Molecule: c-di-GMP-I riboswitch aptamer
Organism: Nitrospirota bacterium
RNA sequence: CCGCCGAAAGGGUAACCCCCGAGUAAUCGGGGCGACGCAAAGCAACCUGUCCUGAAAGAAGAAACAGGGAAGGGGGGCUGUCGAA
Numbered sequence: 001c002c003g004c005c006g007a008a009a010g011g012g013u014a015a016c017c018c019c020c021g022a023g024u025a026a027u028c029g030g031g032g033c034g035a036c037g038c039a040a041a042g043c044a045a046c047c048u049g050u051c052c053u054g055a056a057a058g059a060a061g062a063a064a065c066a067g068g069g070a071a072g073g074g075g076g077g078c079u080g081u082c083g084a085a
Base pairs, nucleotide, nucleotide: 005083006082012038013037017032018031019030020029021028022027036072042078043077046075047074048073050069051068052067053066054065
């Protein structure tokens, strides 16, 4: 120095709940409260899974299809702080 890893320190982030706004919805933005958690809970939907909507099909559904959401489900990618065992 690099990788794994995660003690300490200094910082960072902010679940739940409430209000307002946007959206058919999943959900998102802002504010308040708050500290469930997180070493990538920083970035990005590539894979898988998951959620919503649509049309079609159908007895009703499901799968498949189209569009959308979520990175705090898992995997992988890019970037990145500190340095004990």